[in-house]
RNA sequence: GGAUAGCUCAAAGGUAGAGCACCCGACUUCGAAUCGGGGUGUUGUGGGUUCAAAUCCUACUCCACCA
Numbered sequence: 001g002g003a004u005a006g007c008u009c010a011a012a013g014g015u016a017g018a019g020c021a022c023c024c025g026a027c028u029u030c031g032a033a034u035c036g037g038g039g040u041g042u043u044g045u046g047g048g049u050u051c052a053a054a055u056c057c058u059a060c061u062c063c064a065c066c067a
Base pairs, nucleotide, nucleotide: 001063002062003061006020007019008018009017014051022038023037024036025035026034044060045059046058047057048056
């Protein structure tokens, strides 16, 4: 410094999102491509602040880097 969807990443206190992947359907002889639809999530864990926390505070765990 980082930990958010299967992967890569957004979201600077007010309904958790995108791309890829995946699932369903259309099309096709079958597939691919394309088109339509679907978010699939205990935001690392516990506690605190707040009307409200991914976001602020605190302890811990793991990863990377520096000394």
Molecule: transfer RNA
Organism: Erythrobacter sp.